[in-house]
Context: one part of a larger RNA
């Protein structure tokens, strides 16, 4: 040196666990904000570094209510001091107080700073834009008006996950290239708005029968259509459905209360185990206790109460209102948009210009166009339910994960850490039932680490702590060379 075994050291896979996550039902909540939000800075404890909580009345102040013996959060002990049956901590609802940035609102500014003025009962209050409203004053240019000034119990203003409406709007693709077209009115910027939003009560649709606002779904249907008639793009009518109001009552769900029954003995460090023997059950869901507990604890069923009033359910009623009645409007002419509809015979509907009607004895639709028939009444407004979403709460559940899995995050994670910045962005769970976390003694440098002795059921369970693979690395011991 190599192979094989042994014993060990390194290592942290495996295997159980789970306070985190993921996802699906129901249900609730859908908004906070000049009464200063949302996020923050900086402080506040006797001794206090982070988390928490709070705001110079700073781990809290004050009142109801609940609750009934201990407390003076966590990490986390120790010292010292308090507080509680005259009800404390704790818990719900109410209010007080709430530096400084931050829409930030007296100016300023390189957030958490700097610098100001009026009032004042010295605690403090005010003062910022812009619309509103009210007063005063006032041009060109008489009356006005604009402008300027004051005031106000008045409103806006920022932030928020998606969802909903409008005003703007790509390209990469796609066509097997590429230019109409496609992606797609999508991505993705503005501006508004509610719990929903948007639509909405026929100038509608049908066909000569009739229908009867609107949304939303299923079919109609990949159909009528469109289209360098390629790619691809794509209705509609009808048809089945969801929904529908006032008042009574009201399951369920939810919240509080109340809530049944076991001992002995063995084995063990412990009994929930094993053996004899009971009991309870409308409760043998489930967690925890030193090992697997219906009978030990917290609960479970069931009962009662409670606010709210869901679903049902009973009585009336049957989604539609409301006015000033709709003029540079209908239409035409040109040039674009939207519609299954890409100029097409091209009709409707919406804009830009530029012209312009009728008045119910009228007026528009019925896919150029006209006649006849049939049908509605434009240019004013309002409308609940059916329908989307979930940052966020509450319960309940999973042939969803189990630490390289599930969230990026199970640990003080949007942290550490990296970038000028925009941004990127981890890793780290598990001694034991209980710290009972090794007093003392030896080695050694008043270390590390050890090796007694103690604690433990066990220290080969010693905080580098459950199991503790390989890999690697070491001695021993056997064969080979």
């Nucleotide at each position: 040196g190599g192979c094989a075994u042994a014993u060990g050291g390194u290592g942290g896979a495996u295997g159980u666990c789970u306070c985190g996550g993921c996802g699906u039902c129901a249900g609730g909540a859908g908004g906070c904000g000049a009464u200063g939000a949302a996020g923050g800075a900086c402080g506040c404890g006797g001794g206090a570094a982070c988390c928490u909580g709070c705001g110079a009345a700073a781990a809290u102040c004050c009142u109801g209510a609940g609750g009934g013996a201990g407390c003076c959060g966590g990490u986390a002990a120790c010292c010292a001091g308090g507080c509680a049956g005259u009800g404390a901590u704790c818990u719900c609802a109410g209010g007080g107080u709430g530096u400084c940035c931050g829409a930030a609102u007296g100016g300023g500014g390189c957030a958490a700073c700097c610098c100001a003025c009026c009032c004042u009962u010295c605690g403090g209050g005010g003062u910022a834009u812009c619309u509103c409203c009210g007063g005063c004053u006032g041009a060109a240019u008489g009356c006005a008006u604009a402008g300027g000034c004051c005031g106000g119990u008045a409103g806006a203003a920022g932030c928020g996950a998606a969802c909903c409406c409008a005003g703007g709007g790509a390209a990469c693709u796609g066509a097997a290239a590429c230019a109409u077209c496609u992606c797609a009115g999508u991505a993705c910027c503005u501006g508004g708005a509610g719990g929903a939003a948007a639509g909405g009560a026929a100038a509608u649709c049908a066909a000569c029968c009739g229908a009867g606002a609107c949304u939303c779904c299923g079919u109609g249907a990949g159909u009528a259509g469109u289209g360098g008639c390629g790619a691809g793009c794509g209705a509609a009518a009808g048809c089945g459905g969801a929904u529908a109001g006032u008042a009574g009552u009201g399951a369920g769900a939810c919240g509080c209360a109340u809530g049944a029954a076991c001992g002995a003995u063995c084995u063990g460090g412990a009994a929930a185990g094993a053996u004899c023997g009971a009991c309870c059950g409308c409760a043998g869901a489930a967690g925890g206790u030193g090992a697997c507990a219906g009978u030990c604890c917290u609960g479970u069923a069931a009962u009662g109460c409670g606010a709210g009033g869901u679903a049902g359910c009973u009585a009336c009623a049957c989604a539609g209102c409301c006015c000033a009645c709709g003029a540079g409007u209908a239409g035409c002419g040109u040039c674009g948009g939207g519609c299954c509809c890409g100029u097409g015979a091209a009709a409707c509907c919406c804009g830009g210009c530029g012209u312009g009607a009728a008045u119910a004895u009228g007026g528009g639709g019925g896919g150029u166009c006209c006649a006849c028939c049939c049908u509605c009444c434009a240019a004013g407004g309002c409308u609940a339910a059916g329908u989307a979403c979930u940052c966020c709460c509450u319960g309940a559940c999973g042939a969803c994960c189990g630490a390289u899995a599930g969230u990026g995050a199970a640990c003080c994670a949007g942290u550490a850490a990296g970038g000028c910045g925009a941004c990127u962005g981890a890793a780290u769970g598990a001694u034991g039932a209980a710290a009972a976390g090794a007093u003392c003694c030896c080695c050694u440098g008043c270390u590390a680490g050890g090796g007694g002795a103690g604690u433990g059921a066990a220290a080969g369970a010693g905080u580098a702590c459950c199991u503790g693979a390989a890999a690697c690395c070491a001695u021993g011991u056997g064969c080979c060379u």